Small-subunit ribosomal RNA, central domain from an uncultured Bacteroidales bacterium, 350 nucleotides, folded computationally. Its mean pLDDT, the model's own confidence on a scale to 100, is 90.

Context: one part of a larger RNA
RNA sequence: UUGGGUUUAAAGGGUGCGUAGGCGGCCCGCUAAGUCAGCGGUGAAAUCGCCCGGCUCAACCGGGCACGUGCCGUUGAUACUGGCGGGCUUGAGGGCGAGCGAGGCCGGCGGAAUGCGCGGUGUAGCGGUGAAAUGCAUAGAUAUCGCGCAGAACUCCGAUUGCGAAGGCAGCCGGCCAGCUCGCCGCUGACGCUGAGGCACGACAGCGUGGGGAGCGAACAGGAUUAGAUACCCUGGUAGUCCACGCCGUAAACGAUGAGCGCUCGCCGCCUGGGGCAAUUGGGCUCUGGGUGGCCAAGAGAAAUCGUUAAGCGCUCCACCUGGGGAGUACGGCCGCAAGGCUGAAACUC
Numbered sequence: 001u002u003g004g005g006u007u008u009a010a011a012g013g014g015u016g017c018g019u020a021g022g023c024g025g026c027c028c029g030c031u032a033a034g035u036c037a038g039c040g041g042u043g044a045a046a047u048c049g050c051c052c053g054g055c056u057c058a059a060c061c062g063g064g065c066a067c068g069u070g071c072c073g074u075u076g077a078u079a080c081u082g083g084c085g086g087g088c089u090u091g092a093g094g095g096c097g098a099g100c101g102a103g104g105c106c107g108g109c110g111g112a113a114u115g116c117g118c119g120g121u122g123u124a125g126c127g128g129u130g131a132a133a134u135g136c137a138u139a140g141a142u143a144u145c146g147c148g149c150a151g152a153a154c155u156c157c158g159a160u161u162g163c164g165a166a167g168g169c170a171g172c173c174g175g176c177c178a179g180c181u182c183g184c185c186g187c188u189g190a191c192g193c194u195g196a197g198g199c200a201c202g203a204c205a206g207c208g209u210g211g212g213g214a215g216c217g218a219a220c221a222g223g224a225u226u227a228g229a230u231a232c233c234c235u236g237g238u239a240g241u242c243c244a245c246g247c248c249g250u251a252a253a254c255g256a257u258g259a260g261c262g263c264u265c266g267c268c269g270c271c272u273g274g275g276g277c278a279a280u281u282g283g284g285c286u287c288u289g290g291g292u293g294g295c296c297a298a299g300a301g302a303a304a305u306c307g308u309u310a311a312g313c314g315c316u317c318c319a320c321c322u323g324g325g326g327a328g329u330a331c332g333g334c335c336g337c338a339a340g341g342c343u344g345a346a347a348c349u350c
Stems, first nucleotide, its partner, number of pairs: 003322004007304002012318001014201004021194003025088007033081002035077008049065006091191001092188002094185007103177007110154001114150008125136002162169002206247006215241002220236004258317006266295012299306002323350003332343004
C1' cells in the first nucleotide's frame, strides 16, 4: 500500500456553526460528459508467449501469428450517474395554537449557618487528638442572650428527575434572550446530510488590571507521630477560591461509544404533549408523539456485554489507528504576557 479496524486490546476530534469538497427524494422531457457497443487509426523494432524453420542439439539466430490491458476518431445505445428544462410532496423548512425545563445573561430580594465588632449574663477553663502538644483564655476566653457588619454557599423539596451542542446548570422574584416537543395546516418546494481548512464556545487550575476576602485553604510556620517524616493527624496561614473586564484552551472534556438517514420481536418504569372511551364523592382504560432508564428476541461480540437511545442490518460524510520504549520528547513552525498549548519525528533499544 491493498486491506482490516477505532466501548474495554493501538485508534472518535472536548463541543457547535459552517467554507471548499464528497454524497443526495419522487415523476416527465431534452442532452449524451461519465458509462456501454460496432468500426477505423495508432499503440516502432528488439524482448516476453505460441507455431514453423537455420546452425549435429541447446544457448543463439530467422520467419509468421498473438499480445500490447491504452489513447484518438467515428457511428450508435440511453438503464444508471452528470448537465439543462418542467412538475410533485413524503425529506427539510415555515405559519398558527398549546406546552416543558437547575438552558443563558442582567437586576432585585430572603433565611439559616459561619466569622468579626459592640453590649449583657457568667467563671476557669476552652480547643484539639489514638493520646497529646502547639494555639486561645483572669487584659475575662469557651458557653449563652441582644444589636450590628461582612463575604460565600443555597438545607429540605431532590429523584433511579429535568435542561443544554459540549463544558456545564439548583434559594425566591422580575426583565431580556435562546432551545425543544406536541397538535392543526389550505404555505415554500429538495431549499438536504456531512464537513478538510476556518470561526466560535469550552470544567478546574493558572495569568494580567482593578476590586473583594467570611469560611475553606496549595505554599509556609509551629505542634505531634516516626529510626527519619520535607507526609498522613493537630494549631495557624499567604496565593487562590468570589466579582468585573481581558487572556489561557487543557481534562478519565467519558457513554472511554463522531454526525445523519432508513430498516429489524417484545416486556416494565419515569418525565413531557395530543386523541378516544368511561367516570363527574372521578383519579380508570386505551391509542399515538418526543425524551430518559431497566430487562430481553433475532443478530452482533474475543469475552465482558450491546441489543429500536445498537456495539444488529445497510448507505453517506468526517476524524483517527497500524508493536513496546525512546516520546507527546527533540527540532522547526504557528499561538500565548507567562505557564505552556497545537503540529510532531529520528538515532538507539526490546